[in-house]
Context: one part of a larger RNA
């Protein structure tokens, strides 16, 4: 640059971050349940056994099998939590410019403004009782020349 001013929302357009979101992936984790390897410990009527006992027949011990219990890994079901993704979708920020209006700022052209309740493409527009942070006029009281 000073009313040819400012400025307010809808809406389009492009980028950012973000909430909801049927789900999905992956990690942790609680609980039920299935399984139960090695090893430890018990239990043993099968086998099987240099040292000890021995009435010479076996005992006693140990070693295998076998079995029970504890249990790692892992499977199933159903919850928690956390992380990333998700059609779709809510408003938010910026952006030169662009739509549609003109709501605010002068009495802004219906005075604004908060609250409330209803409406509307948007800024809002209407009721209601409410403040003045309202402009003009006229009368009132008060101060102070």
């Nucleotide at each position: 640059c000073a009313c040819c001013g400012c400025c307010c929302g809808u809406c389009a357009c492009a980028c950012c971050a973000u909430g909801g979101g049927a789900g999905u992936g992956c990690a942790u984790u609680g609980c039920a349940c299935c399984a139960g390897a090695a090893g430890u410990a018990g239990a043993u009527a099968g086998c099987u056994u240099a040292a000890c006992c021995u009435u010479a027949g076996g005992g006693a011990u140990g070693g295998c099998g076998u079995u029970u219990a504890c249990c790692a890994c892992g499977g199933u079901g159903u919850g928690g939590u956390c992380c990333a993704u998700g059609a779709c979708u809510g408003g938010g920020g910026u952006g030169a410019a662009g739509u549609c209006g003109u709501a605010a700022c002068a009495a802004g052209g219906u005075a604004g403004c908060a609250c409330u309740a209803g409406g509307g493409g948007a800024a809002c527009c209407u009721g209601g009782g409410g403040c003045u942070g309202g402009a003009u006029c006229a009368c009132c009281u008060c101060c102070u020349u």

A computed fold for a 145-nucleotide part of an RNA from an uncultured marine bacterium, annotated as small-subunit ribosomal RNA, 3' minor domain. The full RNA is in RNAcentral, with records from ENA and SILVA. Its mean pLDDT, the model's own confidence on a scale to 100, is 80. Rfam family: Bacterial small subunit ribosomal RNA.